């Protein structure tokens, strides 16, 4: 340098055109004499920009960060 895989939450992880869920951490409250487990609630997310579409996490297009592979 060139191909090709990826980027959702503090962490992992679904969803493949139709209002983004679930797991684990986080708080608050219930349990208890206390703590540990348990329960019940809330708050947190779709790399970034543009394009097609009534709609885009999802198709395209460039970019940006990782990764693998050949030179």
């Nucleotide at each position: 340098g060139c191909a090709c895989c990826u980027a959702u939450a503090g962490u992992c992880u679904a969803a493949u055109g139709g209002u983004a869920g679930g797991a684990u951490a986080a708080a608050a409250c219930c349990c208890u004499u206390c703590c540990a487990a348990g329960g019940u609630u809330u708050g947190g997310g779709c790399c970034u920009g543009g394009g097609u579409u009534c709609g885009a996490u999802u198709c395209c297009c460039a970019g940006u960060g990782g990764g693998u592979g050949c030179a």
A computed fold for a 71-nucleotide RNA from Monoraphidium minutum, annotated as transfer RNA. NCBI's taxonomy places the organism under Eukaryota, Chlorophyta, Sphaeropleales, Selenastraceae, Monoraphidium. Rfam family: tRNA. It is annotated as a transfer RNA.